[in-house]
RNA sequence: GCCUUCUUAGCUCAGUGGUAGAGUACUGGUCUCGUAAACCAGGGGUCGUGAUUUCGAACCUCACAGAAGGCA
Numbered sequence: 001g002c003c004u005u006c007u008u009a010g011c012u013c014a015g016u017g018g019u020a021g022a023g024u025a026c027u028g029g030u031c032u033c034g035u036a037a038a039c040c041a042g043g044g045g046u047c048g049u050g051a052u053u054u055c056g057a058a059c060c061u062c063a064c065a066g067a068a069g070g071c072a
Stems, first nucleotide, its partner, number of pairs: 001071007010024004018055001026042005048064004
């Protein structure tokens, strides 16, 4: 230098055009003599950045940034 894959909640990951979710963590409650566990509820997201297409984009297309791998 070129090619491929990845970037979504604190963490690990779903979601492939029509209101952004799960597990775990966190907070509160129930339970217990108390703690943990279990159960219930809740908070937390400019979906890496900027554009493109579309009535509508986390999703399509392009550029850029970062990470991983491959070739030279």